RNA sequence: GCCCCGUUCGUCUAACGGCUCAGGACAGUGGACUUUCGAUCCGCAGAUAGGAGUUCGACUCUCCUACGGGGUG
Numbered sequence: 001g002c003c004c005c006g007u008u009c010g011u012c013u014a015a016c017g018g019c020u021c022a023g024g025a026c027a028g029u030g031g032a033c034u035u036u037c038g039a040u041c042c043g044c045a046g047a048u049a050g051g052a053g054u055u056c057g058a059c060u061c062u063c064c065u066a067c068g069g070g071g072u073g
C1' cells in the first nucleotide's frame, strides 16, 4: 500500500429495515428495610464512533473519515 472484520450507557451484552422512551445485567445514585454495614426490595440517570446517502421509515443497507483487530507482497 491492498483486502477483510469490528465500533451501542462507566463495563458486558441484546435489538426480522417498522410498534414502545434502543432492552437487560453489573457498577453508580435516591429511597425502603436494618441499631450500623452488608444482603434484599422499589425507583432514577446513563449509549448507537463522526459525516453523507438510499428509503415512507436506518443501530440495521451503501459511501467517506477516524479508531481497533486480522491477513497479504
Stems, first nucleotide, its partner, number of pairs: 001072007010026004018056001028044005049065005